[in-house]
RNA sequence: GGCCUUAUCGUCUAACGGUUAGGACGGUACCCUCUCACGGUACAAAUCGGGGUUCGAUUCCCCGUAAGGUCA
Numbered sequence: 001g002g003c004c005u006u007a008u009c010g011u012c013u014a015a016c017g018g019u020u021a022g023g024a025c026g027g028u029a030c031c032c033u034c035u036c037a038c039g040g041u042a043c044a045a046a047u048c049g050g051g052g053u054u055c056g057a058u059u060c061c062c063c064g065u066a067a068g069g070u071c072a
Base pairs, nucleotide, nucleotide: 001071002070003069004068005067006066007065010025011024012023013022018055027043028042029041030040031039048064049063050062051061052060
């Protein structure tokens, strides 16, 4: 340098082009307990950046960026 793959809450991971963007762990508050732990309930928290297609994009296309693989 060519080609291929991947990028979603703090972490891991789901999501036929129409979802309130879901779940687990973690966090916070409350309940439970004499207290802690365990357990229960609730809450907060995310789509890598920029364009395009579409009535509508996390999803499809293009260009970047980052990571990985492969060929030379």